[in-house]
The part of an RNA shown here (small-subunit ribosomal RNA, 5' domain) has 506 nucleotides and comes from an uncultured bacterium.
Context: one part of a larger RNA
């Protein structure tokens, strides 16, 4: 100058931002991820029916995102620029093409049975966009063998031909909405590489899958990534290994700059979820509110055995100098499901607490002495506080009362009308915030200043107490009887709803 600050002292009002830097301590309680009933079959409840309605299951889709948190990473993590003749992608756009024909089952249900609880077991029968064959299938994938091109070593693209292999899903109902199969698109990810960015030589020699090769195997996908077998290499004073600290950027902060220092809040990557570990599922996870196995810790038990995982929004204990409300709402904006209506959504939009931090605004204005009182001071005359106040004469910021009152709201949806059928117009509806912002009128100087300092550096001085004591103190140094340096006063400086002290950093 600056701060995610703390603490002393004050402390009026808004606006906008911030608010567990400490123990990746341990968590009571609510909530933080569902939806589809236009796939399925039944069951419950309204109805004469049509129909409506709850919702368990089966099945889809999402749950991999959104949201925390920096524990662990010195590393292709991360920034930058490349490359993938090594590669994947659900949904979304686009192109062509299909969508035929069958079949065994299984929850729910029913019926018995076992358990303290979590929950399990046998029997029977049932559907489907759930499963499984078979037809087709140019294009796809693989073998075989031509063609034409085209480069970067393995190679690459392209177009014939022969033969192997591999699909699918219907629902509501007139317009839609799926579903296979192959292209290309976009957006995602996946891998490799040049550069770049901490200390520490009181770490110097380090390494056996280690370094290349060949076969094999895995993997979307190259690659000791795994394995057999070969060769003996591969790295280092241009710091290898060790070892300490540490998520990285964009950025913040200082600084004329060059550089230091730092990465809280926002955004982009990474890595993690009570401790280690594993794989399943799936387009994607080695998956925070999913499995499983052990380890520590809690809770329940009829002792046999079960259940848990705030670094999600709140909130509690603990640590700690120290950091919020167990709020309201899906009205917006965005995300998931859906044909839609809608449904969820502690993301998100507000709201509360906290002068934490930035801005802004107020505590009035103007006039008023031959200068009141009061205090200090004094050479006793004065002089200083001081136009300050008193008082007259004003305003109405803000407050307080009344009233009146938003933008943010578009769209879907449903009527109507137009249509090139995309769709467009007009109408009704929709607001947590909030009866808030803002506006108007009323009332009335009324409610509203403090902190730090005054020996120099340094703006600002005198009197009284203390007497090397009590103290002060960033230096330098004041105090031992006239202290402008201590304690108070009065006066004065310097900032002001803050001011000051500590603390880090430049």
């Nucleotide at each position: 100058g600056a701060c995610g600050a703390a603490c002393g002292c004050u402390g009026g009002c808004g606006g906008c931002g911030u608010g567990c830097u400490u123990a990746a301590c341990a968590c009571a309680u609510g909530c933080a991820a569902g939806u589809c009933a236009a796939g399925g079959g039944g069951g419950c409840c309204c109805g004469c029916a049509a129909g409506g309605g709850c919702a368990a299951c089966c099945g889809g889709c999402g749950a991999a995102c959104g949201g925390g948190u920096g524990c662990g990473u010195a590393a292709c993590a991360c920034g930058u620029g490349a490359g993938c003749a090594a590669c994947c992608u659900g949904c979304c756009u686009u192109u062509g093409a299909g969508u035929g024909g069958g079949g065994g089952a299984u929850a729910g249900c029913c019926g018995g049975c076992c358990c303290a609880a979590c929950g399990g077991c046998c029997g029977g029968g049932u559907a489907a966009u759930a499963c499984c064959g078979c037809a087709u299938a140019c294009g796809c994938u693989c073998c075989a063998g031509u063609c034409c091109u085209g480069g970067c070593a393995u190679c690459g693209g392209g177009g014939g031909u022969g033969g192997a292999g591999g699909a699918a899903a219907c629902g509501u109902u007139u317009a839609c909405g799926g579903c296979u199969c192959a292209g290309a698109g976009a957006g995602g990810g996946g891998c490799u590489c040049g550069c770049g960015g901490c200390c520490u030589a009181u770490c110097a020699g380090c390494u056996u899958g280690u370094u290349g090769g060949u076969g094999g195997g895995g993997u979307c996908a190259c690659g000791g990534c795994c394995u057999a077998c070969c060769a003996a290499g591969g790295c280092g004073a241009c710091g290898a290994c060790g070892g300490g600290u540490a998520g990285c950027u964009g950025g913040u902060c200082u600084g004329a700059g060059a550089g230091g220092a730092u990465g809280g809040c926002c955004a982009g990557c990474c890595a993690c979820a009570u401790u280690g570990g594993g794989a399943c599922u799936g387009a994607g996870a080695a998956a925070c509110g999913g499995c499983c196995c052990a380890g520590a810790c809690u809770c329940c038990u009829a002792c046999g055995g079960g259940a848990g995982g705030c670094a999600g929004c709140a909130g509690u204990g603990g640590g700690g100098a120290a950091u919020c409300u167990u709020g309201c709402g899906c009205a917006a904006u965005g995300g998931c499901c859906g044909a839609g209506a809608g449904g969820c959504u502690g993301a998100c939009g507000c709201a509360g607490c906290g002068a934490c931090g930035c801005c802004g605004c107020g505590u009035g204005g103007g006039g008023g002495a031959u200068g009141a009182a009061g205090c200090a001071u004094u050479u006793c005359g004065g002089u200083g506080u001081g136009u300050a106040a008193a008082c007259c004469c004003c305003u109405g910021u803000u407050g307080c009362u009344c009233g009146g009152g938003a933008c943010g709201a578009a769209c879907g949806a449903c009527c109507g009308g137009u249509u090139u059928c995309g769709a467009c117009c007009g109408g009704u509806g929709u607001g947590a915030c909030g009866g808030u912002a803002c506006c108007g009128a009323g009332u009335g100087a009324g409610g509203a200043a403090g902190c730090a300092c005054c020996g120099g550096c340094u703006a600002a001085c005198u009197c009284c107490g203390u007497g090397c004591c009590a103290g002060c103190a960033g230096c330098c140094g004041c105090g031992g009887u006239a202290a402008u340096a201590c304690g108070g006063a009065g006066g004065g400086u310097g900032c002001g709803a803050g001011c000051g002290u500590u603390g880090u950093c430049c």